The part of an RNA shown here (small-subunit ribosomal RNA, 5' domain) has 519 nucleotides and comes from an uncultured bacterium. Rfam family: Bacterial small subunit ribosomal RNA. Rfam links the family to the GO terms ribosome and structural constituent of ribosome.
Context: one part of a larger RNA
RNA sequence: GGAUGAACGCUGGCGGCGUGCCUAACACAUGCAAGUCGAACGAAGCGCAUGCCUGGAACCCUCCGGGGGGAAGGGCAUAUGACUGAGUGGCGGACGGGUGAGUAACGCGUGGGCAACCUGCCCCGCACUGGGGGACAACAGCCGGAAACGGCUGCUAAUACCGCAUAUGCGCACAGCUUUGCAUGAAGCAGUGUGGAAAACUCCGGUGGUGCGGGAUGGGCCCGCGUCUGAUUAGCUGGUUGGCGGGGCAACGGCCCACCAAGGCGACGAUCAGUAGCCGGCCUGAGAGGGUGGACGGCCACAUUGGGACUGAGACACGGCCCAGACUCCUACGGGAGGCAGCAGUGGGGGAUAUUGCACAAUGGGGGGAACCCUGAUGCAGCGACGCCGCGUGAGCGAAGAAGUACCUCGGUAUGUAAACCUCUGUCUUUGGGGAAGAAAAUGACGGUACCCAAAGAGGAAGUUCCGGCUAACUACGUGCCAGCAGCCGCGGUAAUACGUAGGGAGCAAGCGUUGUCC
Numbered sequence: 001g002g003a004u005g006a007a008c009g010c011u012g013g014c015g016g017c018g019u020g021c022c023u024a025a026c027a028c029a030u031g032c033a034a035g036u037c038g039a040a041c042g043a044a045g046c047g048c049a050u051g052c053c054u055g056g057a058a059c060c061c062u063c064c065g066g067g068g069g070g071a072a073g074g075g076c077a078u079a080u081g082a083c084u085g086a087g088u089g090g091c092g093g094a095c096g097g098g099u100g101a102g103u104a105a106c107g108c109g110u111g112g113g114c115a116a117c118c119u120g121c122c123c124c125g126c127a128c129u130g131g132g133g134g135a136c137a138a139c140a141g142c143c144g145g146a147a148a149c150g151g152c153u154g155c156u157a158a159u160a161c162c163g164c165a166u167a168u169g170c171g172c173a174c175a176g177c178u179u180u181g182c183a184u185g186a187a188g189c190a191g192u193g194u195g196g197a198a199a200a201c202u203c204c205g206g207u208g209g210u211g212c213g214g215g216a217u218g219g220g221c222c223c224g225c226g227u228c229u230g231a232u233u234a235g236c237u238g239g240u241u242g243g244c245g246g247g248g249c250a251a252c253g254g255c256c257c258a259c260c261a262a263g264g265c266g267a268c269g270a271u272c273a274g275u276a277g278c279c280g281g282c283c284u285g286a287g288a289g290g291g292u293g294g295a296c297g298g299c300c301a302c303a304u305u306g307g308g309a310c311u312g313a314g315a316c317a318c319g320g321c322c323c324a325g326a327c328u329c330c331u332a333c334g335g336g337a338g339g340c341a342g343c344a345g346u347g348g349g350g351g352a353u354a355u356u357g358c359a360c361a362a363u364g365g366g367g368g369g370a371a372c373c374c375u376g377a378u379g380c381a382g383c384g385a386c387g388c389c390g391c392g393u394g395a396g397c398g399a400a401g402a403a404g405u406a407c408c409u410c411g412g413u414a415u416g417u418a419a420a421c422c423u424c425u426g427u428c429u430u431u432g433g434g435g436a437a438g439a440a441a442a443u444g445a446c447g448g449u450a451c452c453c454a455a456a457g458a459g460g461a462a463g464u465u466c467c468g469g470c471u472a473a474c475u476a477c478g479u480g481c482c483a484g485c486a487g488c489c490g491c492g493g494u495a496a497u498a499c500g501u502a503g504g505g506a507g508c509a510a511g512c513g514u515u516g517u518c519c
Base pairs, nucleotide, nucleotide: 001519002518003517004516006515007514008513009512010511013391014390015389016388017387018386019384020383021349026347027346028345030344031343032342035091036090037089040088041087044084045083046081047080049078050077051076052075053074054073059068060067061066098302099301100300107227108226109225110224111223112222113221114220117219118218122215123214124213125212126211127210128209129208130164132162133161139154140153141152142151143150144149170195171194172193173192174191176189177188178187179186180185200207201206228274229273230272235265236264237263240262241261242260243259245257246256247255277299278298279297280296281292282291283290284289304325305324306323307322308321327338328337329336330335355381357380358379359378363377364375365374366373367372394424395423396422404415405414406413407412428460429456430455431454432453433452434451438446463508464507465506466505467504468489469488470487474503475502476501477500478499484491485490
């Protein structure tokens, strides 16, 4: 000098774009952050329509005995609905969002391999979608419990569940031929035996379902190289290293197991200890290099601590389940409930870091045929000079060089064209009026915002650090090794350009200075 997720002191007019718990992965009140589908299904409720039953009002007639008339209301059945919420079922809750605790590792980066693998939704091709069965919720009844919730009996639907049929070039077993590869092997063709599917809905337009093959996308595994410090850590290792056989897995593998062998790693630094998420990047530097990994993007890991599996195409699953621990809460003391490292917000810690805001209008995501619903992702707004950038705080004229102030050799000098005065301008501001794009037919949170027009009026808007040398900028007074200054050298003990104040000056400027950290 540059840089910063900064903090502190003094000061502070406006706008745009960014950015904001670096500390306690400390504990959390409250609200919201993942739902959706009635075009899979049964029952219920509500509304509406029609029919039947019931009901009998107004009104009409009357010989006063009655007769006619048929409304409201109630019940049942059928049909219907942009209707309602619970249940069965489907898809989604494995994405999106957060954090950096752990991890020195194939975790990450880079380059390869899989002839050792998987892939819901999406796309393409071929073929099929036949015929049956038995349940369980909801519901009803009974029972237990303070609650959370649960038990028993009975009924019922489905795209829920289970057999059967059919089935290709699909799976398995046996055995053959051809082609081919770096090896285990791979591909194709034909054969025998054997096994294996499906679901319907419909507004009639479609939407689905099943098998096989291919694609796309996403993932899994393996390998080469690279990836901090310490030798005041020198030896480490028993599933350890390899083999054979098996189990398991989507798949290879001591991944796991039985048996066999005795191996494997290490001064080219094993093991141990410390520290740390990694990268694209970012900062600095002429570069080489050094430092760093906050925001944004990619990967990884984690979700109160530890462990475990279930479901599923995908998890060993932040707002799922089970167990154990700590903590908090409820309780009728028998037993239960919870997990902000989601968005806000609270306490605490700290030098220090924001609103319990608006909207799904846009972009994107989930569900749905759609209408639409959900979305603290996201888009916006609020707060903070935290950063960068832009603008303003006026312009011209004005010498009697006014007054005041400071200095003075008392002559004057400086502040200083600075002010006043005169003439203007209107950025920002204020008031009034108009008023977007962003949306494709409708739909705009932002927002009466940006922007435009008119009017008024210099009015509302400057500080901060320094002035001994380095280093740009000097005098006076006070103080007297005191009080104090200080980045280094060093100033101060009676004329201090170095302390304090004033006048003047230098620098930067809505900032200036200090401190921390990096080059």